[in-house]
RNA sequence: GCCUUCAUAGCUCAAUGGCAGAGCAACUGUUUUGUAAACAGUAGACGAUAGUCCGAUUCUAUCUGAAGGCU
Numbered sequence: 001g002c003c004u005u006c007a008u009a010g011c012u013c014a015a016u017g018g019c020a021g022a023g024c025a026a027c028u029g030u031u032u033u034g035u036a037a038a039c040a041g042u043a044g045a046c047g048a049u050a051g052u053c054c055g056a057u058u059c060u061a062u063c064u065g066a067a068g069g070c071u
Base pairs, nucleotide, nucleotide: 001070002069003068004067005066006065007064010024011023012022013021018054026042027041028040029039030038047063048062049061050060051059
């Protein structure tokens, strides 16, 4: 220099154009003499900017970052 893949919640991961979900973690409550566990509930995210589309996490372009390969 070129190519490929990836970027979603605090962490690990789903969601192949139509309401953004799960587990763990966090917080609140119940229970307990207290803690833990259990149960019930709450909050929390689509890397950035444009484009296409009635509608974009999803498709396209550029940029940023990460990983890998070739030279």

Source information: This is a predicted structure of a 71-nucleotide RNA (transfer RNA) from a Candidatus Amesbacteria bacterium. The organism belongs to Candidatus Amesiibacteriota, within Bacteria. Rfam family: tRNA. The family's RNA type in Rfam is transfer RNA.